Predicted 3D model of a 93-nucleotide RNA (c-di-GMP-I-GGC riboswitch aptamer) from Peribacillus glennii.
Model confidence (mean pLDDT): 83 of 100.
The source organism's lineage runs through Bacteria, Bacillota, Bacilli, Caryophanales and Peribacillus.
It matches the Rfam family "c-di-GMP-I-GGC riboswitch aptamer". Rfam links the family to the GO term cyclic-di-GMP binding.
The sequence was found by an Rfam model in a public genome assembly.
This record gives sequence, structure tokens and C1' cells, in this order.
RNA sequence: AAUGAUAAAGGCAAACUUAUCGAAAGGUAAGGACGCAAAGCCUUGGGUCUAACGUUCUGGAAAAACAGAACCAUGAUUGCCAGGUUGCCGAAU
Repeated sequence: AAUGAUAAAGGCAAACUUAUCGAAAGGUAAGGACGCAAAGCCUUGGGUCUAACGUUCUGGAAAAACAGAACCAUGAUUGCCAGGUUGCCGAAU
């Protein structure tokens, strides 16, 4: 320096439930543990999810209301992957 144990101390908390916010994806709080050695922090790139607003199309007597469809991130996710940054313990090799 690298790796990270059926070690020790401590940490985080998926699904699900309840409450709440949101159009949705999803967020927050409490309970709860599937997991996690960065599942700490940033949110830069890619991926994924959603589609309110917007655009286009269709229906409509119609340049209306309304309904349906397609596309779209400025929305969401970092517990999908990569990147940046900080960091507890330390067996064996």
C1' cells in the first nucleotide's frame, strides 16, 4: 500500500404497515429488518421510473369544453452503474 474475517465496538435500514406531502414517479416521520464496509456526503455522466405543464394526433357540429393516444423533464431514483470527496475497526494474506 492492497484486500477486508463466522472478530469486536458502533452505524445505516429493503419489503411491508400507519400518518402526511405530491398529478404521478416518489419524498418525509414512526414502526420494521431484506440487506449494506462507505447503504457517509456531492448529485457530474449514463441507465431506469413518472408525464403535471407543453406539443401533435383522434373523437366532438367545432380553432370550445371534455375524453383518449403518442412524444417530451424542467420531476424522481444514488439501496441501478460509473465518477468526485471524507472516513471507524483490523484477523489472516